[in-house]
């Protein structure tokens, strides 16, 4: 860079560096749950954990009477050995399920 999925609602009056300022940044709490992962059960959806790996703790303008729709801009599409291919390593004291396929 495509694509391709959300940006509805949730989450700090903490503590520290920096700089004239805006403001950046780091601990550390805390939301969410996009990736890994782990729960039943080979595999698959669906829920559910919150360890790993990002994020985020004010997104912003336009149209529209509203539902809604646009556009910008932002986030994921795991991380590590290691700059790539092979290959390989970690991944919770949490959850402890419901379906469907194959055999």
């Nucleotide at each position: 860079a495509a694509a391709c999925a959300u940006c509805a609602g949730g989450a700090g009056u903490g503590g520290g560096a920096c700089u004239a300022a805006u403001g950046u940044c780091c601990c550390c709490g805390c939301c969410a749950a996009c990736c890994u992962g782990c729960u039943c059960u080979a595999c698959c959806c669906g829920a559910g954990c919150a360890a790993g790996g990002u994020g985020g703790u004010u997104u912003u303008c336009c149209c529209g009477a509203a539902a809604g729709g646009g556009a910008a801009g932002a986030u994921g599409u795991g991380g590590c050995u290691a700059g790539a291919c092979c290959a390989g390593c970690a991944a919770c004291u949490a959850a402890a399920c419901g379906g469907g396929u194959c055999a």
Model confidence (mean pLDDT): 79 of 100. SAM-I/IV (S-adenosyl methionine) riboswitch aptamer from a marine eukaryotic metagenome, 103 nucleotides, folded computationally. It matches the Rfam family "SAM-I/IV (S-adenosyl methionine) riboswitch aptamer". The family has 417 seed sequences and 567 matches in Rfam 15.1. The literature on the family includes a 2008 paper in RNA by Weinberg et al., "The aptamer core of SAM-IV riboswitches mimics the ligand-binding site of SAM-I riboswitches".